[in-house]
């Protein structure tokens, strides 16, 4: 950069530098921000991988290997720390009635992980 798979309404600061931006892109809304935005450092949060425990299941002559589910929240590898991935855009459904808005479902786009080119 592409593919596959899973998650995405939960949770996390009265810190310390820092000086105006910022919610991922494009539209259109809504909003955070001099009672300090980004960004860095801490600190914290969460379990996706890893560890640590326990149970089932294959499979092996042991030894013990794979898988799956549970539990812990931890030495570590990411990751996250306003607001549902801030809401809407396409499809379809549902209640409603004229004038706007509301809900459900999937889709698409994105994020985060782990695998594989």
């Nucleotide at each position: 950069c592409u593919c596959u798979u899973a998650u995405c309404a939960u949770g996390a600061g009265u810190g310390a530098c820092g000086g105006a931006g910022g919610g991922a892109a494009u539209a259109g809304g809504c909003c955070c921000g001099a009672u300090g935005a980004a960004g860095u450092c801490c600190a914290g949060c969460a379990a996706c991988c890893u560890g640590a425990a326990a149970g089932c299941a294959a499979g092996u002559c042991c030894u013990u290997u794979u898988g799956c589910u549970u539990u812990u929240u931890a030495c570590g590898g990411u990751g996250c720390c306003a607001a549902a991935u801030c809401c809407u855009a396409c499809a379809g459904g549902c209640a409603a009635a004229c004038u706007a808005a509301g809900c459900c479902u999937g889709g698409a786009a994105g994020a985060u992980a782990a695998g594989a080119g």
A computed fold for a 117-nucleotide RNA, annotated as SAM riboswitch aptamer (S box leader). Rfam family: SAM riboswitch aptamer (S box leader). Rfam describes the family as follows. The SAM riboswitch is found upstream of a number of genes which code for proteins involved in methionine or cysteine biosynthesis in Gram-positive bacteria. Model confidence (mean pLDDT): 77 of 100.